Predicted 3D model of a 472-nucleotide part of an RNA (small-subunit ribosomal RNA, 3' major domain) from Limacina bulimoides. The full RNA is in RNAcentral, with records from SILVA. NCBI's taxonomy places the organism under Eukaryota, Mollusca, Pteropoda, Euthecosomata, Limacina. The prediction has a mean pLDDT of 82.
[in-house]
Context: one part of a larger RNA
RNA sequence: UGACGGGGACCCGCACAAGCGGUGGAGCAUGUGGUUUAAUUCGAAGCAACGCGAAGAACCUUACCAAGGCUUGACAUCUCCUGCAAAACUAUAGAAAUAUAGCGGAGGUUAUCAGGAAGACAGGUGGUGCAUGGUUGUCGUCAGCUCGUGUCGUGAGAUGUAUGGUUAAGUCCCAUAACGAGCGCAACCCUCACCUUUAGUUACUAACAUUCAGUUGAGCACACUAAAGGAACCGCUAUCGUAAGAUAGAGGAAGGCGAGGAUGACGUCAAAUCAUCAUGCCCCUUAUGCCUUGGGCCACACACGUGCUACAAUGGUAUAGACAAAGGGCUGCCAACCCGCAAGGGGGAGCCAAUCCCAUCAAACUAUAUCUCAGUCCGGAUUAGAGUCUGCAAUUCGACUCUAUGAAGUUGGAAUCGCUAGUAAUCGUGAAUCAGCUAUGUCACGGUGAAUACGUUCUCGGGUCUUGUACA
Numbered sequence: 001u002g003a004c005g006g007g008g009a010c011c012c013g014c015a016c017a018a019g020c021g022g023u024g025g026a027g028c029a030u031g032u033g034g035u036u037u038a039a040u041u042c043g044a045a046g047c048a049a050c051g052c053g054a055a056g057a058a059c060c061u062u063a064c065c066a067a068g069g070c071u072u073g074a075c076a077u078c079u080c081c082u083g084c085a086a087a088a089c090u091a092u093a094g095a096a097a098u099a100u101a102g103c104g105g106a107g108g109u110u111a112u113c114a115g116g117a118a119g120a121c122a123g124g125u126g127g128u129g130c131a132u133g134g135u136u137g138u139c140g141u142c143a144g145c146u147c148g149u150g151u152c153g154u155g156a157g158a159u160g161u162a163u164g165g166u167u168a169a170g171u172c173c174c175a176u177a178a179c180g181a182g183c184g185c186a187a188c189c190c191u192c193a194c195c196u197u198u199a200g201u202u203a204c205u206a207a208c209a210u211u212c213a214g215u216u217g218a219g220c221a222c223a224c225u226a227a228a229g230g231a232a233c234c235g236c237u238a239u240c241g242u243a244a245g246a247u248a249g250a251g252g253a254a255g256g257c258g259a260g261g262a263u264g265a266c267g268u269c270a271a272a273u274c275a276u277c278a279u280g281c282c283c284c285u286u287a288u289g290c291c292u293u294g295g296g297c298c299a300c301a302c303a304c305g306u307g308c309u310a311c312a313a314u315g316g317u318a319u320a321g322a323c324a325a326a327g328g329g330c331u332g333c334c335a336a337c338c339c340g341c342a343a344g345g346g347g348g349a350g351c352c353a354a355u356c357c358c359a360u361c362a363a364a365c366u367a368u369a370u371c372u373c374a375g376u377c378c379g380g381a382u383u384a385g386a387g388u389c390u391g392c393a394a395u396u397c398g399a400c401u402c403u404a405u406g407a408a409g410u411u412g413g414a415a416u417c418g419c420u421a422g423u424a425a426u427c428g429u430g431a432a433u434c435a436g437c438u439a440u441g442u443c444a445c446g447g448u449g450a451a452u453a454c455g456u457u458c459u460c461g462g463g464u465c466u467u468g469u470a471c472a
Base pairs, nucleotide, nucleotide: 001472002471003469004468005467007466008465009464010463011462012461013460015456016455019419020418021417022416023415026309027308028307029306030305031304032303033302034300035299042053043052064295065294066293067292068291069290070289073121077120078119079117080116081115082114083113089102090101091100092099093098123284124283126282127281128280132278133277134273135272136271137269139267144183145182146181147180148179149178150159151158152157164173165172189261190260191259192258194230195229196228197227198226199225200224204219205218208217209216233255236249237248238247239246240245311412315371316370317369318368319367320366321365327358328357329356332351333350337346338345339344378409383404384403385402386401387400388399389398425448426447427446428445429444430443431442
């Protein structure tokens, strides 16, 4: 100087407390461990691995296993030889790769094209993340981490950056052997909340006509769209204070950081990744490379994590009625209409989209009726049968529909998690990936919309100062 302490002081955080809802019990989905297996490819491991890499494992993907094949190779560069014939198609053999024959007539002919030979080499998702680059997680959006000159100390170092206030903040003020500066903080960027101007189509409709309908004429007021501006600064008033600032109030759409996002200092964990990629060294080279078919990654006594659906009346069922936002669409989204109980099929209008479609754009909600506390008109697992769709192909191993079946489950032990406001809870909607889908995942969008916070004694994590130390 650090680190540590079941030392001290001060401060902060959904850290506790106060509340609301869960997990832990059930069934299922998904990931992991274990076991099994010819193979169940590999990685991730307290927080910070476990709906993680994977924003899509039937084949492909695919790296694993079995079998069948190839050896200058599926891919690149170089040397030499041959040159009329490559792909596609057809036939035969085969599981296919492939082989043989026929048909066929690309590219090249300066051989840059096709085949062959020999070797230099290719190739490796083989090893090492403890050889590395790059990228990422974490402490933590915590308020810290340093430098120049000066001063102090024999020196390691200290000071600055300590005390007193204040702040979300090493934010600022006062004081001061320090005076300044840098990386962080804040601001500058984006979205949301209010207003103005500009612009009115595909958007909108107050007035005038018109219609079943903003449908059409018309209009640019209103809404909305999208570009440029304005607006908030403790600016004003009062109180406290030397100041920084704090508290209350007015005005205001917004008030003291207005809300959210992007933004992650010096460093820590030999943290993660050689399987995104790149790369040193090591290893394989008729195989640890390459092609193909089939299987596996989906196994199942069990254990754990993360979720979904429930156990019901604040509910289930039936009928009728209302209100969103944000997205996507040409190998695409697919309307009207017809068929089917339905999944879906037929059909073909419109739309490269503020125009048409997904999508009557929602569901919770509202009204009426019924069920009346039951393992039930709760709950839907499981199983049987019949179908639909995608796709060469749904057996291992897809989703969906209909009929029947109707399991566990009556609110969950010890323990444990999230959340402070348009939040939790609850309700649907969309998208990426994608032929299809295991999505109950992920990322976004809006609808309805709470309770509670006395406080900092305690638990956990962090910051500053101080103290002890046989630790570095």